[in-house]
Context: one part of a larger RNA
RNA sequence: UUGGGCGUAAAGGGUGCGUAGGCGGUGCGGUAAGUCUCUUGUGAAAUCUCCGGGCUCAACCCGGAGCCUGCAAGGGAAACUGCCGUGCUUGAGUGUGGGAGAGGUGAGUGGAAUUCCCGGUGUAGCGGUGAAAUGCGUAGAUAUCGGGAGGAACACCUGUGGCGAAAGCGGCUCACUGGACCACAACUGACGCUGAUGCACGAAAGCUAGGGGAGCAAACAGGAUUAGAUACCCUGGUAGUCCUAGCCCUAAACGAUGAUCGCUUGGUGUGACAGGUACCCAAUCCUGUCGUGCCGGAGCUAACGCGUUAAGCGAUCCGCCUGGGGAGUACGGUCGCAAGGCUGAAACUC
Numbered sequence: 001u002u003g004g005g006c007g008u009a010a011a012g013g014g015u016g017c018g019u020a021g022g023c024g025g026u027g028c029g030g031u032a033a034g035u036c037u038c039u040u041g042u043g044a045a046a047u048c049u050c051c052g053g054g055c056u057c058a059a060c061c062c063g064g065a066g067c068c069u070g071c072a073a074g075g076g077a078a079a080c081u082g083c084c085g086u087g088c089u090u091g092a093g094u095g096u097g098g099g100a101g102a103g104g105u106g107a108g109u110g111g112a113a114u115u116c117c118c119g120g121u122g123u124a125g126c127g128g129u130g131a132a133a134u135g136c137g138u139a140g141a142u143a144u145c146g147g148g149a150g151g152a153a154c155a156c157c158u159g160u161g162g163c164g165a166a167a168g169c170g171g172c173u174c175a176c177u178g179g180a181c182c183a184c185a186a187c188u189g190a191c192g193c194u195g196a197u198g199c200a201c202g203a204a205a206g207c208u209a210g211g212g213g214a215g216c217a218a219a220c221a222g223g224a225u226u227a228g229a230u231a232c233c234c235u236g237g238u239a240g241u242c243c244u245a246g247c248c249c250u251a252a253a254c255g256a257u258g259a260u261c262g263c264u265u266g267g268u269g270u271g272a273c274a275g276g277u278a279c280c281c282a283a284u285c286c287u288g289u290c291g292u293g294c295c296g297g298a299g300c301u302a303a304c305g306c307g308u309u310a311a312g313c314g315a316u317c318c319g320c321c322u323g324g325g326g327a328g329u330a331c332g333g334u335c336g337c338a339a340g341g342c343u344g345a346a347a348c349u350c
Base pairs, nucleotide, nucleotide: 003322004321005320006319007304008303012318014201015200016199017198021194022193023192025088026087027086028085029084030083031082033081034080035077036076037075038074039073040072041071042070048066049065050064051063052062053061054060091191092188093187094186095184096183097182098181103177104176105175106174107173108172109171110154115149116148117147118146119145120144121143125136126135162169163168206247207246208245209244210243211242215241216240220236221235222234223233258317259316260315261314262313263312266295267294268293269292270291271290272289273288274287275286276285299306300305323350324349325348332343333342334341335340
């Protein structure tokens, strides 16, 4: 618990699709469920309030009025909401024509680099650090040249650049494929917004099975450091990191800012598209739309700051918060192979 809130104080669900529900543009006609009004009936008594009265007062008692905020029936109104009918085009969608993009999936392919193997040259060191040592090397290392193998990642381009709902996406080519944007205004004619439950997606780590394994590297071993050093530094190194199939479902999943719509001074970059101006030519100048940054006005804010990409002014719908600890714990339920996830208290204490 009517209330006030959710960028940083507690609080926006990780993200989307969408069911029920809630909410919903504009004209006309109808209806009368909601709504408004009138009338009638009913709404027991006591209690309560007001007025009057009775016990010497009061409590108490008696009488009258009000009240009983409701329900039902009938008459009426038609602005608003609903419902029915019929239109409209601004919301939404379709079409036509364009260009942009690391959007997704699959297949193929390229060069640089690391490592390893083979061969050549070559000789005593290499490596590593604050300094060292462990380690590697006369069985020829490091360095250098040629050849080969294999895995993973794609320098420059690269940009507070782009794309995606979010997670996320970066060599090149091909195939399949999603979305957004701009112009035209031909078509449909409110078909819309949100969205409990549900479904789908969801970094990393982790799990199951099979492959793969160059580099890196939890665990582990050794060397140092140190009073100690189960660390930081060094030498090694296994899971893992990679692929296929299936799970897991978490995060500082962050803009710590839910989605959608409308309104409200400006300046300056940048990405995409279209139009205009300049005798021709736009990469430059001007205008419009969509995106992405910075700075700032009013306003807002506890302040910091936000400021047409709002945290301003309004509307609709959803999620969430209600002192700290106990505790994201226990119990129960449910999901999972497990790890654990989701849901989620109380005693007690300050």